[in-house]
RNA sequence: GCAUCACCGGGAAAUGGUGUCUUCCCUCCCCAACCGCUUGCAAAAGCUGAUGGCGCCUGCACAACU
Numbered sequence: 001g002c003a004u005c006a007c008c009g010g011g012a013a014a015u016g017g018u019g020u021c022u023u024c025c026c027u028c029c030c031c032a033a034c035c036g037c038u039u040g041c042a043a044a045a046g047c048u049g050a051u052g053g054c055g056c057c058u059g060c061a062c063a064a065c066u
Base pairs, nucleotide, nucleotide: 009026010025011024012023013022016057017056018055019054020053021052036047037046038045039044
């Protein structure tokens, strides 16, 4: 000096809050992780979901009961 690993810290995972787990990114510069899907040259049109997974809360939509 370079690379990797571990610890600590911070950030991210297509619409809110939170708990937990998982994954990813960051330590100098450049540079991040992330920013949904389909059709279409583009314009544009259409579609799913408040989760990355699970639980709870909030909002929205539908149905049933009181």
Molecule: Fluoride riboswitch aptamer (crcB RNA motif)
Organism: uncultured Bacteroidota bacterium